[in-house]
């Protein structure tokens, strides 16, 4: 720091996703140790049990028991001492308001920060001051007695103490009141000080001592020390209250408020204050967000981030709030009190049913909830707290331990050496590679584990004892206090950390991932299944994506998954985004608040800047240093904390105050322009209607028609009239207005802009949230009007349908007046204003100058309105002084697509509807611009037997052949629009053959290694359908050695072994190769350069031309390649060379046949050459290319034909030619054999053939080819047969012989005479020939006989442009045989092309596109089905809350208090007062109740739309002119 994902590709916009870090986490798999931390985020749900706040006998009274000892005893027991002034309880003091928990409530002065308190309090603590702590009194607990109650708890009477309680005296301060002075001041007052008057206090305890007094060992008073008490001042600590500023969401919450806002008086409080009460006034808050709703403890900090920010508020620390829920006060320095009280409520428990008890959000623990969070542990040793003089007691605060990988940190699971690169696994191209120095082996070490021994720091105090020094006070060297030293005493953790010794490599590695993102790949199983997946996606038989394995990568006692936060995200943009077309400028104006604001002078210093200072708690972060073996962790110091306050300074700039200026703005004045607005009047043309005339059969309308209209007289035409609406031409990217909009002429009223010249005002300006106004068309209301037009609607057409388009009618509406509506693609899809930044060229208005007699021309200024274009800008397109450029000011708006501009709420409207405006759910995209293709019922242009013009066919018949289908045991199989169908098959009777049936065979029919036997080979016989099996005979080869013999090679039989062979089995969608098609179309590309952000473009486009991207010219292109052309073959002319098997002009011979001599002239053969190139001429054309015409020439503009097929497309065809990956079969899907089938046959299609006849058939006669083939062959002459053919055999390995007798059509002559025929030949019967082992299924041919359909073919469709079509025959390949097919050959030999409108196909260019699987594309809506979320809804049911009323516990306060009352007063012994208490009552008030609203959930028959789904249905709306833009 980025990456993936929209597209065929690009760029941009934009969302989604990922990589990072973190967590009080959870889950899955796994797990050795230790250190330091952390551990109910949910039910502020309910809680059993134990503990968590007591202490003080040096404040006070009283005071046990068990046990032990002694004594007595009636043996039952009793007494005394001790235990012990102990326990327990009580009075009193202090504490219990701290510490600990939780985060429910709270949007608040609750918190943070900075101030204020002159408006306050503060127990214990510290410092200082004071006094004579003086002198009295009466009670109440405990206890005793009686008594009520189940209990909890009481009641009555009696006794008693105090540092408990109460008067009195005193009063330095203090408090209150009055009168003065001084200082300060926020002007309210505060502080200091003087005088007078008034109010208000106290408590003792313990230790020591005897100088004074009393009793007289010694005590008491007293003295003294310490502690305590009282009054006051100050401090410290803590608290209360007030204020500035700061920090959540919703405006679909816009108005809220009656103690409300203020005042006066009073009350209340420690204290200000409507805090409370009475009275008076009517205020107060609010768009800078009041009020309401939702959510939430706040902060230091924590996480993240470069930062700014965002999120968060566990542990630790500060503050707040709460303590079962609600209310209340009491006590107290402090509470409205977690382990206090009272009341109400809910719940739980006890109960004798009368009544009581309780509050874990303390520590453990239990249940419950939940994905989820620990022990009913030890100790007060340390730190801290309470009490105490102290010892000490208490302390679930705290310190420790236990559980949990929850986190961070550290360590280990061994180290070294070790190549036969072991075995084994996996892969393999079978060679090997890899796991891998990894293991084993050898040599070591001992962290951890186990055993044994030693053994801490944390402990310093207090206290006691001893001793030394000091202090106060005293009669005192006691006592007391302070300090130093020594000794004694104290450890839960824990026999733990740590150390030493012994022991053994033994006892300790997993998890995730491996297509891209993202580091890491092979094999195997599976076969759109199972599965995977964060995203893109993957999986349909070769899955690096699924499951397993080998290997690898990453991290490691952990690793992954999931959830959440920040980041990446500049994806809310202050830093740091945008708004013509991607989301986004309000339809337009006027203008309020607000924001911003010209030049200049002076002042001020609020903003701003600088310096200093206070604060910004500690902890944390950062830096430095230190302590744990290291680290985490801990400690110390520093920095930082961007903030706030105060003081001082600066004065440029903003603000404020005062003054000035004229350039912004405005006013006056003179002009001209204009469909600017309103209103009244007037005009002509046209349509329609009415009346009349002329006139007659149609008119009208359309693609074509019909509805309609017309003989009752239309249309047409002429004249007259009525009425309404609109204003032709002028008219113009002309004018004008803010926009919507505005168009005949005239008058009246009226707004604005512009130009010119001067004068004046003196910043008066710009923008503009709300607000207000205007605002096309349609629509609504009321009343008019209504010619034309025209939603709705009717009819006619079109159509499969046609609720449309087209036609004929036609009502609202359109028009007017008044009122509403308030929206449009209200668009320049571009808010307003100001300034600045090259030009060119039109046009409108006004002005100046020059020239002109003038119309006017040229130059120029200002204001409008267009086009082109530079810089700049933009994603591109584009824009460009009328900016989308460069800047400033203000407003509005946007933040993925859909859901949705919808629901709901609110406001507006008569309604229609408008404005404002979500969510659930769903998708990974949706978009913009541009690019290349493709496509268009878009355009231009060009070509082609594409159409047209001709000609011949197919489609009808018979037949051949192929295919579909059907049939079958099998009818083997491939090919299926053009581009399958006389195709693979250049030839299925057996073979072929792949199919079927039956019979056989199994290492095989063929190949390889080795062994063995026999040479090989040839001819028989038997069984069998044959394969096969059995058997016999002949034959003996070659080399070497002299030979018997032996060896070897080829070949055959048998056997063996390792592999395996074999497969026309599958996959042409795994492939090679080959082929078809577009298409013999003219295209397809590259290098460099240029251009564009880029895909790409340019070149290759343009003007011409060509068959051609052929050539030429131009051009940011210049070149090149491949196609085209040419080269090659055949053919057409000539020359030359060569003449046998070819030829014969001339010359001989002749059997009259080039037959022969001879010759090579000619034909011909087949080699080499020549020739044609737009070369020449004329014209056209751009001086070009080229075209047209001509000459010459055998041939003229690629002469004709062939071969040759660019880049690519079609997953086209072929695994059955062959090759080949993978899969499958392996006594069968292999191999052999016999028979059958591929030849079937209601039928459909394709391709041929023969015909339908006279341009013909038949018969006779007469001519003329080319190109082939032949030894497994062609086969002559001759003979036989009607014939197919047979017999026989010459010649020929071919310019020689044969095929081959004869080409056929043609020609000549004859006949037939329009008929199912002398046409046509199918079919059938009979008889034959040939091939072959075999002709039945199933061959061809011959002869005789038979003589079907068919008389030129519907819709439709096809070939063909010259030696072509048509027609005629000949030959060849394949075969033993079989040809109407195929491949070639020649003979005869036409017609037509005006042209490119149209159909088809193609090239090129341009245009549109929502297409890219590319129009056989894409895509929309209803309906049907399933699922999901949601709105409405009669209602039903919760929660919260407002208002009104009832009610009124406990309690404070007020009033009362006839009942009751010890302290004190008066009078007196009986009372009274004061002060109180109980009780009563009043105000306030919680729960509760009733009624009525509001808000917000859940649910609801039914219902509305929405979303998503598989190959559903129906149409065809959009995208091309999408077929009606």
């Nucleotide at each position: 720091a980025g990456a993936g994902u929209u597209u065929g590709a690009u760029u941009u916009u934009g969302g989604c996703u990922c990589a990072g870090a973190g967590c009080g986490g959870a889950c899955g798999u796994u797990a050795g140790c230790g250190g330091c931390g952390g551990g109910c985020u949910u039910a502020a749900c309910a809680c059993a049990u134990g503990c968590a706040a007591g202490u003080c006998g040096a404040a006070c009274g009283a005071g046990a028991a068990a046990g032990g000892g002694c004594c007595c005893u009636u043996c039952g027991g009793g007494g005394c001492c001790u235990a012990a002034g102990u326990a327990a309880a009580g009075u009193g003091g202090c504490g219990c308001a701290c510490g600990g928990g939780u985060g429910a409530g709270u949007a608040a002065c609750a918190c943070g920060u900075g101030g204020g308190u002159a408006a306050u309090c503060u127990a214990c603590c510290c410092u200082c001051c004071g006094g004579a702590c003086g002198g009295g009194g009466g009670a109440c607990a405990a206890c005793c007695a009686c008594u009520c109650g189940a209990a909890a708890g009481g009641g009555u009477g009696g006794c008693u103490a105090a540092u408990a309680c109460c008067g009195c005296g005193u009063a330095c301060g203090u408090c209150c009141g009055g009168c003065g002075g001084g200082u300060c001041u926020u002007c309210g007052g505060a502080c200091c000080u003087g005088c007078c008057g008034g109010g208000g206090a106290u408590a003792g305890a313990u230790g020591g001592c005897c100088u004074c007094u009393c009793c007289a060992u010694g005590g008491a008073a007293g003295c003294u020390a310490u502690c305590g008490a009282c009054g006051g001042a100050g401090g410290a600590c803590g608290a209360g209250c007030c204020c500035g500023c700061g920090g959540c969401c919703c405006a679909u919450c816009a108005g809220c408020u009656u103690g409300u806002u203020g005042g006066u008086a009073g009350g209340g409080u420690a204290a200000u204050g409507g805090c409370c009460u009475a009275c008076c006034a009517a205020g107060g808050c609010u768009u800078a967000g009041a009020c309401g709703g939702g959510u939430a403890g706040c902060u230091g900090g924590u996480c993240u981030g470069a930062g700014a920010g965002g999120a968060u508020g566990a542990u630790c620390a500060g503050c707040c709030a709460c303590a079962c829920u609600g209310g209340g006060a009491c006590u107290g320095a402090g509470a409205c009190a977690c382990g206090g009280c009272c009341c109400a409520g809910a719940c739980u428990c006890c109960u004798a049913c009368g009544g009581g008890a309780g509050g874990c959000a303390g520590c453990a623990g239990u249940g419950g909830g939940g994905a989820a969070u620990a022990u009913u542990g030890g100790g007060c040793a340390a730190u801290g707290g309470g009490c105490g003089a102290a010892a000490g007691c208490c302390u679930g605060a705290c310190c420790c331990a236990g559980c949990c990988a929850c986190g961070c940190c550290g360590c280990g699971u061994g180290g070294g050496u070790g190549a036969u690169g072991a075995a084994g696994g996996c892969c393999u191209u079978u060679g090997g590679g890899u796991c891998g120095u990894a293991a084993a082996g050898c040599c070591c070490u001992g962290u951890g584990g186990g055993g044994a021994g030693g053994a801490a720091c944390g402990a310093a105090a207090u206290a006691g004892c001893g001793u030394c020094g000091g202090g106060a006070a005293u009669a005192a060297u006691a006592c007391c206090c302070c300090g130093g030293c020594g000794c004694u005493u104290u450890g839960a953790c824990g026999g733990u950390a740590c150390c030493u010794c012994c022991u053994u490599a033994g006892u300790a590695a997993g998890c995730g991932c491996c297509g891209g993102u993202u580091a890491a790949u092979u094999u195997u199983g599976u076969g759109c299944c199972a599965g995977u997946a964060g995203u893109u996606g993957u999986g349909g038989u070769a899955a690096u994506a699924u499951g397993g394995a080998g290997g690898g990568c990453g991290c490691a006692a952990a690793c992954g998954u999931u959830g959440c936060u920040c980041g990446g995200a500049a994806u809310u943009a202050u830093u740091g985004g945008g708004c013509g077309u991607a989301a986004a400028g309000c339809g337009c104006g006027u203008g309020u608040a607000g924001g911003c604001g010209g030049c200049u002078u002076g002042g001020u210093u609020a903003g701003u800047c600088g310096a200093g200072u206070g604060u910004g708690a500690a902890a944390g972060u950062c830096c430095u240093g230190g302590g744990u073996u290291u680290a985490a962790c801990c400690c110390a110091g520093g920095a930082a904390g961007u903030g706030c306050g105060c003081u001082c300074g600066a004065a440029a700039u903003u603000g404020c105050c005062a003054g000035g200026c004229u350039u912004g703005a405005g006013u006056a004045u003179g002009g001209g322009a204009g469909a600017g607005g309103g209103u009244a009047g007037c005009g002509g043309a046209a349509u329609u209607c009415c009346c009349g005339g002329u006139g007659u059969a149609g008119a009208g309308g359309u693609g074509a028609a019909a509805u309609u209209u017309g003989u009752a007289g239309a249309u047409a035409u002429c004249g007259g009239g009525a009425g309404g609406a609109a204003u032709a031409u002028u008219a113009g990217u002309g004018g004008u207005g803010a926009a919507g909009g505005c168009g005949g002429c005239u008058g009246c009223c009226u707004g604005g802009a512009c130009c010119g010249a001067u004068a004046c005002u003196g910043a008066c300006g710009c923008u503009g949230a709300g607000a207000c106004g205007c605002g096309a068309a349609a629509g609504c209301g009321u009343g008019g009007g209504g010619a034309g037009u025209a939603a709705a609607u009717a009819g006619g057409a079109u159509u499969a349908g046609a609720c449309a388009u087209c036609c004929u009618g036609g009502u609202a509406g359109u028009c007017c007046a008044c009122g509403c509506u308030g929206u449009a693609a209200a668009u320049g899809a571009u808010g307003a204003g100001u300034g600045c930044u090259a030009g060119g060229u039109g046009u409108c208005g006004c002005g100046g100058g020059u020239a002109u007699u003038g119309a006017u021309u040229c130059c120029u200024g200002c204001g409008g309105u267009g086009c082109c274009a530079a810089a700049g800008u933009u994603a591109a397109u584009g824009u460009a002084u009328u900016a989308a450029g460069c800047a400033c000011u203000c407003c509005g708006c946007c933040u993925g697509g859909g859901g949705a501009g919808u629901a709901u709420g609110g406001c507006c409207g008569u309604a229609a509807g408008g404005c404002u405006a979500a969510a659930a759910c769903u998708c990974a995209a949706a978009g913009g611009a541009a690019u290349u293709g493709a496509c268009g019922g878009g355009g231009g242009u060009c070509c082609g037997c594409a159409u047209a013009a001709g000609u011949g066919g197919u489609g009808g018949a018979g037949u051949a052949u192929g295919u579909g289908g059907u049939u079958u045991a099998a009818u083997u199989u491939g090919a299926u629009g053009c581009a399958a169908u006389g195709u693979g098959u250049a030839g299925a009777a057996u073979u072929u053959u792949a199919u079927u049936u039956g019979g056989g065979u199994u290492g095989g029919a063929a190949a390889u290694u080795c062994c063995u036997c026999g040479a090989a080979c040839c001819c028989g016989c038997c069984a069998g359908a044959g394969a096969u099996g059995g058997u016999g005979g002949g034959g003996u080869g070659u080399u070497u050695u002299u030979u018997u013999g032996a060896g070897g090679a080829a070949u055959g039989g048998g056997g063996u072994g390792u592999u395996u062979a074999g497969g026309u089995g599958c996959u042409g969608u795994a492939u090679g190769g080959c082929u078809g098609u577009c298409g013999u179309c003219a295209g397809c590309u590259c290098g460099u350069g240029u251009u564009g952000u880029g895909a790409g473009a340019u070149g290759u486009u343009g003007a011409g031309u060509u068959a051609a991207g052929u050539c030429c010219c131009g051009c940011a292109a210049c070149g090149a390649g491949u196609g085209u052309a040419a080269u090659c073959c055949c053919u057409g002319u000539c020359g030359u060379u060569a003449g046998u098997u070819g030829c014969c002009a001339g010359u001989g011979g002749u059997u009259u046949g080039g037959u022969u001599g001879g010759g090579c002239a000619u034909u011909c053969u087949a080699g080499c050459g020549a020739g044609a190139c737009u070369g020449c001429c004329g014209g056209u054309g751009u001086u070009a290319a080229a075209c047209c015409g001509g000459a010459g020439g055998a041939a003229g503009g690629u002469g004709g034909g062939g071969a040759u097929g660019a880049c690519g497309u079609u997953a086209a065809g072929u695994u059955u030619u062959u090759a080949u990956g993978g899969c499958c079969c392996c006594u069968a899907u292999g191999c052999c054999c016999g028979g059958g089938g591929c030849u079937a046959c209601a039928u459909a299609c394709g391709u041929g053939u023969u015909a339908c006849a006279a341009u013909g058939g038949c018969c006779a006669c007469u001519a003329u080819a080319a190109a082939g083939g032949g030894u497994u062959g062609c086969g002559a002459u001759a003979c036989c047969g009607u014939g197919a053919g047979g017999u026989g055999a010459a010649g020929c390995u071919a310019a020689u012989c044969c095929u081959a007798a004869a080409a056929a059509a043609a020609g000549u002559g004859g006949u037939c005479u329009u008929a199912g025929u002398u046409u046509g030949g199918a079919u059938u019967g009979g008889a034959g020939u040939c091939u072959g082992u075999a002709a039945u299924u199933u061959g061809a041919c011959u002869c005789c006989a038979u003589g079907a359909a068919g008389c030129c073919g519907g819709a439709a469709u096809u070939g063909u442009u010259a030696g072509u079509a048509a027609u005629c025959g000949c030959a060849g390949a394949u075969u033993a045989g079989u040809a109407u097919g195929c491949u070639g050959c020649g003979g005869u030999g036409a017609a037509u092309a005006u042209g490119u409108u149209u159909u088809c196909g193609g090239g090129u260019u341009u245009u549109g596109u929502a297409u890219a699987c590319a129009c056989c594309g894409c895509c929309c809506g209803u309906c049907a089905c399933a699922c999901c979320a949601u709105g409405g809804a009669a209602g039903c049911u919760g929660g919260a809350u407002g208002c009104u009323c009832c009610a009124g516990a406990a309690g404070u306060g007020g009033c009362u208090g006839a009942g009751c009352u010890a302290a004190u007063c008066c009078u007196u012994u009986a009372g009274g007062g004061a002060a109180g208490c109980a009780g009563g009552u009043c105000c306030c008030c919680a729960a509760g109740g009733a009624g009525u609203g509001u808000c917000u959930g859940g649910u609801g028959a039914c219902u509305g739309g929405g979303g998503u789904g598989a190959a559903g249905u129906u149409g065809g709306a959009a995208u091309a002119a999408g077929g009606u833009a």